The prediction has a mean pLDDT of 84. Small-subunit ribosomal RNA from a metagenome, 1506 nucleotides, folded computationally. The RNAcentral record of the sequence draws on SILVA. It matches the Rfam family "Bacterial small subunit ribosomal RNA".
RNA sequence: AGGGUUUGAUUCUGGCUCAGAAUGAACGUUGGCGGCGUGGAUUAGGCAUGCAAAUCGCGCGAGAAACCCAGCAAUGGGUGGAAAGCGGCGUAAGGGAGAGGAACACGUGGAUUAUCUGCCCUCAAGCCCGGGAUAGCUACGGGAAACUGUAGGUAAUACCGGAUAACGUCUUUGGACCAAAGGUGUGAUUCCGCUUGAGGAUGAGUCCGCGUCCUAUUAGCUAGUUGGUGAGGUAAUGGCUCACCAAGGCAUUGAUGGGUACCGGGUGUGAGAGCACGACCCGGCUCACUGGGACUGAGACACUGCCCAGACACCUACGGGUGGCUGCAGUCGAGGAUCUUCGGCAAUGGGCGCAAGCCUGACCGAGCGACGCCGCGUGCGGGAUUAAGGCCUUCGGGUUGUAAACCGCUGUCAGAGGGGAUGAAAUGUAUGAGGGUACUCUCUCAUACUUGACAUAGCCUCAAAGGAAGUACGGGCUAAGUUCGUGCCAGCAGCCGCGGUAAGACGAACCGUACAAACGUUAUUCGGAAUUACUGGGCUUAAAGGGUGCGUAGGCGGCGGUGCAAGUUGGGUGUGAAAUCCCUCGGCUCAACCGAGGAACUGCGCUCAAAACUGCAUUGCUUGAGGGAGAUAGAGGUGAGUGGAACUUAGGGUGGAGCGGUGAAAUGCGUUGAUAUCCUAAGGAACACCAGUGGCGAAAGCGACUCACUGGGUCUCUUCUGACGCUGAGGCACGAAAGCUAGGGUAGCGAACGGGAUUAGAUACCCCGGUAGUCCUAGCCGUAAACGAUGAGCACUGGAUUGAAGGGUCCCUCAUAGCCCUUCAGUCGUAGCGGAAGUGUUAAGUGCUCCGCCUGGGGAGUAUGGUCGCAAGGCUGAAACUCAAAGAAAUUGACGGGGGCUCACACAAGCGGUGGAGGAUGUGGCUUAAUUCGAGCCUACGCGAAGAACCUUAUCCUAGUCUUGACAUGCACGGAUUAACUCCCGGAAACGGGAGCCACGCCUUCGGGUGGAACGUGCACAGGUGCUGCAUGGCUGUCGUCAGCUCGUGUCGUGAGAUGUCGGGUUAAGUCCCUUAACGAGCGAAACCCUUGUCACUAGUUGCCAGCGAGUCAUGUCGGGGACUCUAGUGAGACUGCCGGUGUUAAACCGGAGGAAGGUGGGGAUGACGUCAAGUCCUCAUGGCCUUUAUGACUAGGGCUGCACACGUCCUACAAUGGCGCGCACAAAGGGAAGCAAACUCGCGAGAGCCAGCAAAUCCCAGAAAACGCGCCCCAGUUCGUAUUGCAGGCUGCAACUCGCCUGCAUGAAGCUGGAAUCGCUAGUAAUCGCGGGUCAGCAUACCGCGGUGAAUGUGUUCCUGAGCCUUGUACACACCGCCCGUCAAGCCACGAAAGUGGGGGGUAUCCGAAGUCGCCGCGCUAACCGCAAGGGAGCAAGCGCCGAAGAUAAACUCUGCGAUUGGGACUAAGUCGUAACAAGGUAGCCGUAGGGGAACCUGCGGCUG
Repeated sequence: AGGGUUUGAUUCUGGCUCAGAAUGAACGUUGGCGGCGUGGAUUAGGCAUGCAAAUCGCGCGAGAAACCCAGCAAUGGGUGGAAAGCGGCGUAAGGGAGAGGAACACGUGGAUUAUCUGCCCUCAAGCCCGGGAUAGCUACGGGAAACUGUAGGUAAUACCGGAUAACGUCUUUGGACCAAAGGUGUGAUUCCGCUUGAGGAUGAGUCCGCGUCCUAUUAGCUAGUUGGUGAGGUAAUGGCUCACCAAGGCAUUGAUGGGUACCGGGUGUGAGAGCACGACCCGGCUCACUGGGACUGAGACACUGCCCAGACACCUACGGGUGGCUGCAGUCGAGGAUCUUCGGCAAUGGGCGCAAGCCUGACCGAGCGACGCCGCGUGCGGGAUUAAGGCCUUCGGGUUGUAAACCGCUGUCAGAGGGGAUGAAAUGUAUGAGGGUACUCUCUCAUACUUGACAUAGCCUCAAAGGAAGUACGGGCUAAGUUCGUGCCAGCAGCCGCGGUAAGACGAACCGUACAAACGUUAUUCGGAAUUACUGGGCUUAAAGGGUGCGUAGGCGGCGGUGCAAGUUGGGUGUGAAAUCCCUCGGCUCAACCGAGGAACUGCGCUCAAAACUGCAUUGCUUGAGGGAGAUAGAGGUGAGUGGAACUUAGGGUGGAGCGGUGAAAUGCGUUGAUAUCCUAAGGAACACCAGUGGCGAAAGCGACUCACUGGGUCUCUUCUGACGCUGAGGCACGAAAGCUAGGGUAGCGAACGGGAUUAGAUACCCCGGUAGUCCUAGCCGUAAACGAUGAGCACUGGAUUGAAGGGUCCCUCAUAGCCCUUCAGUCGUAGCGGAAGUGUUAAGUGCUCCGCCUGGGGAGUAUGGUCGCAAGGCUGAAACUCAAAGAAAUUGACGGGGGCUCACACAAGCGGUGGAGGAUGUGGCUUAAUUCGAGCCUACGCGAAGAACCUUAUCCUAGUCUUGACAUGCACGGAUUAACUCCCGGAAACGGGAGCCACGCCUUCGGGUGGAACGUGCACAGGUGCUGCAUGGCUGUCGUCAGCUCGUGUCGUGAGAUGUCGGGUUAAGUCCCUUAACGAGCGAAACCCUUGUCACUAGUUGCCAGCGAGUCAUGUCGGGGACUCUAGUGAGACUGCCGGUGUUAAACCGGAGGAAGGUGGGGAUGACGUCAAGUCCUCAUGGCCUUUAUGACUAGGGCUGCACACGUCCUACAAUGGCGCGCACAAAGGGAAGCAAACUCGCGAGAGCCAGCAAAUCCCAGAAAACGCGCCCCAGUUCGUAUUGCAGGCUGCAACUCGCCUGCAUGAAGCUGGAAUCGCUAGUAAUCGCGGGUCAGCAUACCGCGGUGAAUGUGUUCCUGAGCCUUGUACACACCGCCCGUCAAGCCACGAAAGUGGGGGGUAUCCGAAGUCGCCGCGCUAACCGCAAGGGAGCAAGCGCCGAAGAUAAACUCUGCGAUUGGGACUAAGUCGUAACAAGGUAGCCGUAGGGGAACCUGCGGCUG
């Protein structure tokens, strides 16, 4: 510090997600030791049991046990001090918890002249004289108990009276009033106490400034309320309380209400600012079963006190009582989850006490929990046959891995034993010394004695590597990969995403990586996230500018002078507790941890100073703003009036059959006279031309003319005021169209509706009608793509140009032009900005001020609440749930029922076909035991197959056989002779069984041994036309012989990319030329190659024969010849080279000459980058899988040929351009030895017999056919056509039944030119005619070649198809066979509404009213005082009153659960209906509104261009 994820790729915007740190955690796996911390976060739910607050005999009476004395005993006395009581102090601390509380509760800083303060300290003064009770106790009672009554008698540092009385209190300044307690001790003004006053310290109360969560879908709240006077009350101010008076007080700077929450020091995170949190520790607050109340006291409205009410629980004799773990342990419950019913007061601290001491679940320790942090260990060194085993493997090896074993060494931790420091300082007693001294007191020092619950460092000894390693991960992010299993299953997953037979992503193994006594997961917080932006974001198109203006509060505000000092700045000072954080030292061996010092605590207060800026006060100024005067443009607004054109209707005239409407029609109108045309009249609405990116207005908006009223702007003058300004939350006003209410009006248009068309349908588009509405008046509505998708204002920052309004200036003058100034409206562009498109003085630049708005997509502008509206609906405006995207701009493609240019037998123009018939052949289907398999638009279908009777031939079928095998290699063993050959038996054969026979090499001692081939047995293995062409290689098809496809360098762009390759010409061509930020290059095109067309040279055999000669009936037959043809080798030739024209002086095109050939002469081979997961595992090769007495191998027979049918490709025809017969002419290219076969003979023929010749320019196949000549046929199912069938033959072959070909004779089917549709072809082509070859024993209408005859049409590009280039739009990129919308149907999820129903909350009103304070009363009761007494004073009980908790009732409010049914929404591989949107998406789309419709949607009106 960033990374992953939207796309084919890119740049942005934007969300989601990851890496980090942390936690009072929990869960999973694992687990050696120690130190220091930490541990009920949920039910402030309920609690058994034990303990947690006692102490003082030096305040008081009495005095048990025990011991001693006296006594016979009872008993008495003494020592002793338990338990209980009176009294004092404490129990208000310590400890726990966070329910409540949004508040002076907390924090911080102040105030207290408005206060109190026990114990403690200092100072001053005092402690005198008396009195009456009461508990305990005793006696008698009540009660189950808890407890309690009466009588008697007793003490005090308990209680009371009197005296004294100031430096206290009150005060009218005269005065009045107020206290006390003693104890110890032989002994006290000296010790411990007591009383009064003053001061201190500590603690507490009260008040104030500032700070302190969310919510406006809470906007008004408040009657003791706000203030005053008086009184009461309190320690004290105060409506704290009361009486009276006034009517205030709070609130958009958020009152009131609702929700949530203890607050702070701090903690976590972060660079910081912040954000989140408030465990442990410290400070504060609050609470103590729930609610209320007071008492006591210095202090409480009191955790382990009291009273009352309530809930709960327990005891009970049923009458009545008792209790409060949110103390320490512990238990139940709930929960994902949080410990021992431990030890000790040794230390620290607290209470009481003179003290010893007692008490102390505070505390100190131990226990449990890896809950956290920190530390240590699980060894160290050597050790290669790199062992075995595991895993992988290319089979060579690699890896685990020096790892282990093995050898040597060490001893941390744990274990055993030993010894031993520290936490201990004190206190007290005794003695001694010194100081104070009035002593019983006290300070310091020394010595002796006295105190450890718990922990045990370090040290010594012992033994032994012995007891001690796991967890997660390994596709990317993110360090680390292989094999096997699985086969969209099982599963994984933080995000992207893996898994459908070769998974580095699932599971396992091995290996590796990370961390390590832990490691992962989950949850949560901060970070990354500049993703709420103060630091530090945005709003044209990504989310986001309010429809527009006026204006309130508020915010901000021109140029000077003076003053103040609130803000501001600097200095000083107080405070900011400690702990924490940081720094430096130090202590535990280190660290965690702990100690000390410092710094810091960014804050608040006080004070001094400054006066620039802001502010405030005051005084000026004119440039901002406004006023005035003079001009001026304009569809600015409102009202009234007027006008012409057009339209419709009505009346009349002319006229006479149609009109109208459409893509084409029809509905409609018309002989009752339409349309058309003329005249007249009426009516309503809108204002042509002018008219213009012209004008005006805040926006909406405004368009005939005239008048009236009226708002604003601009220019000039610089006359006046003197900051009067800008913005603007709420508020108010205006606000297109549609719509609503009432009343008018209604010509045209026209939602709805009716009809006609279109269509599969057509609730639409088109047509004919037509109601609301559109118009006016009055009112409502308040929304639009209300848009510049751009808030308002001010200032600044190069220009060019156009228009509108006004003014100035130059030239001698005027006018125009020119130049200049101001305002308004546009266009282009610099810098800059921007992600880009773009914007650019009219900013989207640079700054300032104010307002509005945004924070992923969907859900949703929905629900709910509120508010406005007559309604429609508007404004405000969520959540659950769901997705990992949604989106913007630009790029490259692809596509378009977008555009432009161009090409192609693409169409057109032609010729001939197919589709109809019969047959052949292939395919589908059907059939079958089997009809083997593959190929499926073009690019499968006379295709693989260049030839299925057996063979071929296959996992085709039936049947019979073999199992190391039909075929290959290796090893081991065996035995002989086997194998081969011959024969026999069974059998359809394969095969099985049997018999005979006999070999080979080497050595040899001739006995034999050994080896190879072969055989048999066994093991490795063979075999597979089995699967996967979607694992592959190779080969092939297609786009397409289309003209394209790319690269280097440079340049442009943030980038994907662009440029080049575009543009103008030209070409068959990205062919060439020109221009040019491009310059070059490559693969393609072309050329090079083959063939054909002309000529030359060379060479002449098997070819040829002109001339010479020979010979024949005849023939190059022969001698010869190379002239010619030809053969086959080498060359020439054609290049837009020449001429003319056009064109840019180009490329090139047109025409011409010459030439055998002319503009690539014809044909062929040649096929760029790529596309189709195209085809082929059955040519071959090959990964993986499967099979192994079978999916391998052999054999026989059958099938691949099967036939209601459909399709493709062909053959032959339908005839006279023909058929038949006769005659007769001319090829080319091929093939031939298991071959071609002449001649001759036979046969009607197929063919047979015999054989010459020929491994071929020599011989043979071999007769070319159409053509041509003559003749017949005479338009018919024929002398066309040949299918089918019968008979008889021939050939090949082991064999023609299934199932071959051919011949002869006979038979003579369909068919008379073929519907929709569709194919080929542009010249030696189509058409037509025959010939040959391959395959092959035989079988050709197929295929591959060859030549003969030999046309027609077109010179165009509108359309169909396909293709290329440029451009445009795009929501497509699997790329239009794309994408995608809505209803309906199904499943599932969350939410809303809903008759109602259940629960909670805070208030209000009324009733009842406990305890209790206060007040009144007090007839009952009463020791202290007065009084001789009676009585008084004083007090108490009871009673009454106010207030008052709980409770009851009532009407509302609010929150929430459930809810038949219902509504929309989200999601869900392959449901239904359509096709709305994206291209001109096939009717451009969208916005608002209204109506309609199964649905997307359609239509009307107005608006926008996205």